Source information: A computed fold for a 270-nucleotide part of an RNA from a metagenome, annotated as large-subunit ribosomal RNA, domain VI.

Context: one part of a larger RNA
């Protein structure tokens, strides 16, 4: 910019790319084979590695934005109880996201047309020959099956819903010109923000609102707070107390912030 009006939304699928992987074991059968020794083909089943792809219910790991415990040393006037600082001081645990060593799944199966290789009819050559006419069987390979992306596939594709004017002059008419009015339908700018994300894009919300902070409830995690009263001469230790705190998580709720706008995009379409 195109894809003969503008838009939003759901697709077809030309092409193109991924994948395609191997053991063990049981069974049939200790059959068939074979003097033995050994030891199948075809078929049927059950696992497993390695790879791949998803995910975070479970197992764990992280989790310098959570809880505790503990050394040292300055500060908060001291006591208590805090707070800086020593790699997050050190330890022990640990929510959400994110992981893999955790989970689930995958290769498959059924087809087509083939290689090599096995045939059927069968002359050329009364035989004989798969080949010469013709007809079939066949690989982890080929093509499609099965995942992805895909209509710049310029042969620009379909299918569904939205959206869009009056007058005057000229002309037989399609139509041109003028004027006045219009600004759809629907995008973009701009805020709160996101399990999206380098920037962009991609999604969700903007008051007719849960989009984000807050606050209330809750889970979850730590593991019984501070005070205070009791016990011991103390260091301590009961009790109040499964206490108090609690990210990034659920729900909920307009209290703070998503204010007021603005731009683009026309008007039935060669």
């Nucleotide at each position: 910019c195109g894809c003969a009006g503008g838009a939003a939304a759901u697709u077809u699928g030309a092409a193109g790319g991924g994948a395609g992987c191997a053991u063990u074991c049981c069974u049939u059968a200790g059959u068939a084979c074979g003097a033995g020794a050994g030891g199948a083909c075809c078929g049927g089943g059950a696992a497993u590695g390695a790879c791949g792809u998803a995910c975070c219910a479970c197992u764990g790991g992280u989790g310098u934005u959570c809880c505790a415990g503990u050394u040292g040393u300055c500060c908060c006037g001291c006591c208590a109880g805090g707070g800086g600082c020593a790699g997050u001081g050190c330890u022990g645990g640990g929510u959400a996201g994110c992981u893999a060593u955790g989970u689930a799944c995958g290769g498959a199966a059924a087809g087509g047309a083939u290689a090599a290789g096995c045939g059927c009819u069968g002359a050329a050559a009364g035989c004989a020959u798969c080949u010469a006419a013709g007809c079939g069987c066949c690989a982890a390979g080929c093509c499609a099956c099965c995942c992805c992306u895909a209509a710049g596939a310029u042969a620009a594709g379909a299918u569904u819903u939205c959206c869009c004017c009056g007058c005057u002059u000229c002309g037989c008419a399609a139509g041109a010109a003028g004027c006045g009015c219009u600004g759809u339908a629907g995008g973009c700018c701009g805020g709160u923000c996101g399990a999206a994300g380098a920037c962009u894009a991609c999604g969700a919300c903007c008051u007719u609102g849960a989009u984000a902070g807050g606050c209330c409830g809750g889970a979850u995690g730590u593991g019984u707070a501070c005070g205070c009263u009791c016990c011991g001469c103390g260091a301590g230790g009961a009790g109040u107390u499964u206490a108090g705190c609690u990210a990034a998580c659920c729900g909920g709720u307009a209290c703070u912030a998503a204010u007021c706008g603005g731009c683009c995009g026309u008007g039935c379409g060669g």

It matches the Rfam family "Bacterial large subunit ribosomal RNA". Gene Ontology terms of the family: structural constituent of ribosome and ribosome.